[in-house]
This is a predicted structure of a 713-nucleotide part of an RNA (large-subunit ribosomal RNA, domain II) from a Thermoplasmatota archaeon. Its Rfam family is "Archaeal large subunit ribosomal RNA". The sequence was found in a public genome assembly.

Context: one part of a larger RNA
RNA sequence: UCCAUGGAGUUCUUGGUAUUGGCGAGACUAAGGGGUGAACCCCGGAGUCGCAGGGAAACCAAUGGCCCGCAGUUUACGAGGGGCAUGGUGUGAUCGCCACGAGUCAAUACCUGGAUACCCGAAGCCAGCCGAUCUAUGCCUGGGCAGGGUGAAGCCUUGGGAAACCGAGGUGGAGGCCCGAAGGGGUGCUGAUGUGCAAAUCGCUCCUCUGACCUGGGUAUAGGGGUGAAAGUCCAAUCGAGACUGGGAAUAGCUGGUUCCUCCCGAAACUAGUCGUAGCUAGAUCUCAACAGAGACAGAUCGCGGGGUAGAGCACUGAAUCCGGAUUUAGGGGGAGAAAUCCCUCGGUCUGGUAUCAAACUCCGAAUCUGCGGUCGUCAUAGAAGUUGGGUAGUGAGGCCUACCGGGGUAAUCUUGUAGGUCAUAAGGAGAACAAUCCCACGCUCAGUUAAGGUCCCUAAGUCUAUGCUAAGUGUCAAAGACAAAAGGUGUCCGUGGCCGAAGACAACCAGGAUGUGGGCUUAGAAGCAGCCAUCGUUCAAAGAGUUCGUAACAGAUCACUGGUCGAGGUCAUGGGCCCUGAAAAUGGACGGGGCUCAAGCAUAGCACCGAUACUGGGCCGCACAGCAAUGUGAUCGGGUAGGGAGGCGUACUGCGUGGGUGGAAGCAGGGCGGUGACGUCCUGUGGACCGCGUCGUAACGAGAAUCAUGGA
Repeated sequence: UCCAUGGAGUUCUUGGUAUUGGCGAGACUAAGGGGUGAACCCCGGAGUCGCAGGGAAACCAAUGGCCCGCAGUUUACGAGGGGCAUGGUGUGAUCGCCACGAGUCAAUACCUGGAUACCCGAAGCCAGCCGAUCUAUGCCUGGGCAGGGUGAAGCCUUGGGAAACCGAGGUGGAGGCCCGAAGGGGUGCUGAUGUGCAAAUCGCUCCUCUGACCUGGGUAUAGGGGUGAAAGUCCAAUCGAGACUGGGAAUAGCUGGUUCCUCCCGAAACUAGUCGUAGCUAGAUCUCAACAGAGACAGAUCGCGGGGUAGAGCACUGAAUCCGGAUUUAGGGGGAGAAAUCCCUCGGUCUGGUAUCAAACUCCGAAUCUGCGGUCGUCAUAGAAGUUGGGUAGUGAGGCCUACCGGGGUAAUCUUGUAGGUCAUAAGGAGAACAAUCCCACGCUCAGUUAAGGUCCCUAAGUCUAUGCUAAGUGUCAAAGACAAAAGGUGUCCGUGGCCGAAGACAACCAGGAUGUGGGCUUAGAAGCAGCCAUCGUUCAAAGAGUUCGUAACAGAUCACUGGUCGAGGUCAUGGGCCCUGAAAAUGGACGGGGCUCAAGCAUAGCACCGAUACUGGGCCGCACAGCAAUGUGAUCGGGUAGGGAGGCGUACUGCGUGGGUGGAAGCAGGGCGGUGACGUCCUGUGGACCGCGUCGUAACGAGAAUCAUGGA
């Protein structure tokens, strides 16, 4: 991993609601007893609920009088229903509760409290009991430690010394001394191994080896306790509180799982509270049933109202620019004076003009929005859209997109809101692929038409028509996701406005480009051209006291400017389209790919076609409603998670009824047919003895999942 079998809302009881049935102002028995063991029958009235309420209590103690009115009969009645009146009670006129009799028992379904309570799952807590054959420490009694080295005290001999004492040579054999086997340990390789030889081993290396040494046997300490040269170590592969058994199916607001079919409806991720934010409770929202009996409302428009946003403004609040005027304004700076004091200036206050800003400013002020009413529209007696009452859920972590704000960095698949859409719970088509983007929403089936998006090939449909642009494979992403900017371009196309131009422009070529003069100054020099000052005059078609290069300085080259040749546009500024540069990421690679260039790219205009479960038409099924039915109606019914409701299929067994089977039951295998489906039925083979159908019931009743259990492969 696969297969088989097992595997999860049960049972008893409290309370509630609905349906069905019995009896009914009453209903029912319980324990128990009797009859024949069960079924069943007969007793049994204890007790429970109901028949009266109100009041804290003492206590007091209840109706058929009028009107409206649905269904229905027919214009007035009218079950039920509603209103008024009346009555009971509370100190009660108003007011509250109650009153014009319906309950009770059983069965079934659903829910609910208590119980293990849908199933599996803790770590833990407590009690009792067992452990020191492992290990920690103590005690008792035993055992063990090759060999080698070092050479303390003491003693002897000898030398020195007055002595104390010291030196030398021997002897001696101390030590938690040294090296190193056995023994004990476990440092490094972070080696080997790592489904191992092994639930801690193997190899090399390493530490210690007369001691706080190692070790046999015996013995003591026990679980909030021991023991501990202390690491929370060790206490039998178990230790920040041992193991085992029990309380016990502890508890788990947490995770996982929870078994047949079809039909109808169909959410919420919001509000409030909560030691509450992984949970609950109430509301909102979903569903089912009943009552009731005529209006309701998402839209459009008109009328009457509400508002303080966008914008705008500076009249208030505050911020804020410049200029002027006024002001005895206690202040700062400066000046005059012996001082009093005076003058100038800055600042303050007030005021005039000028230029601005604001979520918490407003003299103003929309669009949208919103309340009420009218009209239109839509829905409604095939009846609750609205309202009331009953049963009962799920949800209460939401996500993305668009618009508008706030937070953040006008960051985030970021975050808080409001409005709408969508996913969640939504299939189908488009977007290469892609929860949310676009189109569009789905019973089954046949055909056609379109939407978004597309029409060269992959690939259904135009190598369509017309006019331009692009040369960059730009592009082929144009709704977005998937990017590209500032800044540049004598790339190219289309505009607009100047100026020059047949009295010849622009470019190119030919020729000239002179003279006073080498201007003055400065300087070694300064001659158009280091620098400073000035920048005139003359001759001319034209020519600067000189544009650039050059020289030490000159020289030289060149330009401005002029003439000629040539013969038609040139030049400057500015706007737009496409394009180019700007442009860097990690395996080789992406317009989906191939490929595409008067496109199969971009722009504008147009006509065709393709394209979905959408739309249209035909048939069928279901649902709702009408109807006894046949049948009819449905433009306004048919997606669906959580969830509510309805109807069925199958399994096992009991009662009753009725059938099949050795002329072959069940089961198994293969095939045919029927049913929307759960499933049913028939045939053949196998098998060899039991098995169905109808109906009332009962349930340890349906398997693919639970790191499910057991067994097998």

Background: The source organism's lineage runs through Archaea, Methanobacteriati and Thermoplasmatota.